Overview
The prediction has a mean pLDDT of 80. c-di-GMP-I riboswitch aptamer from Paraglaciecola sp., 104 nucleotides, folded computationally.

[in-house]
RNA sequence: ACAUGAAAAAGGCAAAAUUGUUGAAAAACAAUGACGCAAAGCUUCCGGUCUAAGGUUUAUUGAUGUCUUCAUCAUACAUGAACUACGAUAGCGGAGUUGCCAGA
Numbered sequence: 001a002c003a004u005g006a007a008a009a010a011g012g013c014a015a016a017a018u019u020g021u022u023g024a025a026a027a028a029c030a031a032u033g034a035c036g037c038a039a040a041g042c043u044u045c046c047g048g049u050c051u052a053a054g055g056u057u058u059a060u061u062g063a064u065g066u067c068u069u070c071a072u073c074a075u076a077c078a079u080g081a082a083c084u085a086c087g088a089u090a091g092c093g094g095a096g097u098u099g100c101c102a103g104a
Stems, first nucleotide, its partner, number of pairs: 002103001004102002012037002017032006035091001041097003045094003048089003054084007061074005
């Protein structure tokens, strides 16, 4: 120096699950625990995925018109559905950035 990680050493991180806390949820944090990880350190910049509290639309309802379908207006609360990130994921991938050991 590296677009390398074969063997080794010193250390590091910690999936699932369980318990507790936070959160609308996804999920996060702490403890226990190790599936794995050479960046499984850090940053949501790009794509993906998850969630949908809030928001938007719509159905349920009423009135009028047309009077078959339907159209317009109203629609407090509630419920269902669809869409939506300003939420989450860095242990989904890319990118950026910092870094331990080794040098086959």
Source information:
Taxonomically the source falls in Paraglaciecola (Bacteria, Pseudomonadati, Pseudomonadota, Alteromonadaceae).